[in-house]
RNA sequence: AUUCUGGAUUGGGGGUGGCCCGGAAAUUCCGGGCCUGAGAAUCUGACCCCUUGAACUUGACCCGGGUAAUGCCGGCGUAAGAAAAUCCGGAGGUUUUCGU
Numbered sequence: 001a002u003u004c005u006g007g008a009u010u011g012g013g014g015g016u017g018g019c020c021c022g023g024a025a026a027u028u029c030c031g032g033g034c035c036u037g038a039g040a041a042u043c044u045g046a047c048c049c050c051u052u053g054a055a056c057u058u059g060a061c062c063c064g065g066g067u068a069a070u071g072c073c074g075g076c077g078u079a080a081g082a083a084a085a086u087c088c089g090g091a092g093g094u095u096u097u098c099g100u
Stems, first nucleotide, its partner, number of pairs: 003091008011050004017035008056081003062075004
């Protein structure tokens, strides 16, 4: 060198579920509680992710399991898409060269 890894800056990508109660007099909105989750929206100065990409989207009104219910879990999934540049370090210890 290769390799592994931490951070910073700037920029970018992304998500608004389910159930119950109350209110509005509306089919939606507001408040509270519960479930999963990083996040269930904080309306953004939060959270997650940026090609080493299951953040997120599609397939999908999919399949199996489970739940009070759900995008809850698993499958699908080495399926298809998906947003990055710069800088500063750390670990590691090979080869080569030079000196003694």
Background: The RNA shown here (TPP riboswitch aptamer (THI element)) has 100 nucleotides and comes from Candidatus Aegiribacteria sp. The prediction has a mean pLDDT of 77. It matches the Rfam family "TPP riboswitch aptamer (THI element)". Rfam's curators write: Vitamin B(1) in its active form thiamin pyrophosphate (TPP) is an essential coenzyme that is synthesised by coupling of pyrimidine and thiazole moieties in bacteria. It was read from a public genome assembly, where an Rfam model found it. The model forms 95% of the base pairs in the Rfam consensus.